RNA sequence: GGGCGAUUAGCUCAGGGGGAGAGCGCUACCUUGACACGGUAGAGGUCACUGGUUCGAAACCAGUAUCGCCCA
Numbered sequence: 001g002g003g004c005g006a007u008u009a010g011c012u013c014a015g016g017g018g019g020a021g022a023g024c025g026c027u028a029c030c031u032u033g034a035c036a037c038g039g040u041a042g043a044g045g046u047c048a049c050u051g052g053u054u055c056g057a058a059a060c061c062a063g064u065a066u067c068g069c070c071c072a
Base pairs, nucleotide, nucleotide: 001071002070003069004068005067006066007065010024011023012022013021018055026042027041028040029039030038048064049063050062051061052060
C1' cells in the first nucleotide's frame, strides 16, 4: 500500500428499511435473624463519526476513525 471482517446498554451479543431488544450486571421492593437464591418493578442507548439515498436509516451507499485477520 491492497483486500476482508467488526463497531448497538457497564459486559457478551441479537436485530439487515417503519415499535431499539435479550442474557448477565446495576437500583428499589418482597422474601430471610442476616446473606445468598428466588420473585416483582425500574433505571441505563446521539446504534463509532460525517455526508448521501429514501416518505422513513441502527440497517442501504460513499468517506473517515479504531480494532482484528490475510496479501504484498
Predicted 3D model of a 72-nucleotide RNA (transfer RNA) from Murinocardiopsis flavida.